[in-house]
RNA sequence: GAUUCCCGGGCGCUGGCGAACACGGGGCACCCAUCUCCGUCGGCCACCGCACCGGGUGGCCGACUCGGAGUGAAGCCUCCCGAGCGAGGCCGGGCUCCUGACGCCCGAACCCGACAGCUCACCCCGGCGGCGGACCGGUCAGGAAAG
Numbered sequence: 001g002a003u004u005c006c007c008g009g010g011c012g013c014u015g016g017c018g019a020a021c022a023c024g025g026g027g028c029a030c031c032c033a034u035c036u037c038c039g040u041c042g043g044c045c046a047c048c049g050c051a052c053c054g055g056g057u058g059g060c061c062g063a064c065u066c067g068g069a070g071u072g073a074a075g076c077c078u079c080c081c082g083a084g085c086g087a088g089g090c091c092g093g094g095c096u097c098c099u100g101a102c103g104c105c106c107g108a109a110c111c112c113g114a115c116a117g118c119u120c121a122c123c124c125c126g127g128c129g130g131c132g133g134a135c136c137g138g139u140c141a142g143g144a145a146a147g
Base pairs, nucleotide, nucleotide: 003020004019005018006016007015008014009013023126024125025124026123027122032117039064040063041062042061043060044059045058046057047056048055067115068112070110071109075090076089077088078087079086091107092106093105094104095103
């Protein structure tokens, strides 16, 4: 995370691997900074070794996540706990323009896939979604009553 436009529909709305833009994010030189080793599984290839079976090294392809990155406020430490869970402290975010005090809440989730420092040009991506109130119109379902 607002707005505009295009095409279509059942047209106050709604559909699109649609387009653009406010705004936002990632990758990426010199300089600067940093730094020693590169996880797991499967397949294929090459080399080494071997009496044979095992084995070792490297490359490529595919998959994964324990390491490490990214968006975000959403992190660190201690204790308990086999793990999980929970508690405490510090710190981060919010309480509707700014500041202070007291107090009250939140500290998620997603994602890349062994890999990324900063970074001009350049390249790529997002630009959603949800909840509630009032009124009007339409549709559907159920129940009751009457006939």
A computed fold for a 147-nucleotide RNA from Kytococcus sp., annotated as c-di-AMP riboswitch aptamer (ydaO/yuaA leader). Lineage of the source: Bacteria > Bacillati > Actinomycetota > Actinomycetes > Kytococcus. The RNAcentral record of the sequence draws on Ribocentre. It matches the Rfam family "c-di-AMP riboswitch aptamer (ydaO/yuaA leader)". Rfam's curators write: This family represents a conserved RNA structure found upstream of the ydaO and yuaA genes in Bacillus subtilis and related genes in other bacteria. The model forms 94% of the base pairs in the Rfam consensus.